[in-house]
Notes:
The prediction has a mean pLDDT of 78. The RNA shown here (Guanidine-I riboswitch aptamer) has 109 nucleotides and comes from Rhizobium sp. PDO1-076.
RNA sequence: CGAGUUGGUGGCUAGGGUUCCGGUGCGGUUGCGCAUGCUGGUCCGAGAGCUGCCACCGGCAGGGGAGACAUCCUUGUCGGAUGCACGGCGGGAUAAAAGCCCGGGAGAC
Numbered sequence: 001c002g003a004g005u006u007g008g009u010g011g012c013u014a015g016g017g018u019u020c021c022g023g024u025g026c027g028g029u030u031g032c033g034c035a036u037g038c039u040g041g042u043c044c045g046a047g048a049g050c051u052g053c054c055a056c057c058g059g060c061a062g063g064g065g066a067g068a069c070a071u072c073c074u075u076g077u078c079g080g081a082u083g084c085a086c087g088g089c090g091g092g093a094u095a096a097a098a099g100c101c102c103g104g105g106a107g108a109c
Base pairs, nucleotide, nucleotide: 007054008053009052010051011050012049015044016043020041021040022038023036024035025034026033027032056080057079058078059077060076061075062074063073064072084104086107090102091101092100
C1' cells in the first nucleotide's frame, strides 16, 4: 500500500428502553395525578444474527425485432458474487435506551 455492488429492501430474533397501553405503589375519589422498567402488549432493533424478495454477473433453453449464427431486448432455469469479519472510548437520534446511527469508522490482528 492492498481487490470486493463487502448491493437494496421486507419480515423476524438476540438485544433495548419507557412515549402510549397494561401492572405495581401512593395521593385522591370515579376519573385523574405522581412515582416505579416491571414477566408484559405497542415501540426501537443488528455489517460481523435468521429468513424471504429484488437488483448485479455468467451458463443453458425458449420467445421477439429479424432472417442461419452472433450482437440487442425479453422469459424461464441453473449457478456465481456469497466468503471472511476482533473491535473501543466518545458522540447522535427518538419518550428513552440499545448489538440502532457516526461505523466493516479509530484501533488491533

The RNAcentral record of the sequence draws on ENA, Rfam and Ribocentre.
RNAcentral records the identical sequence in 3 taxa.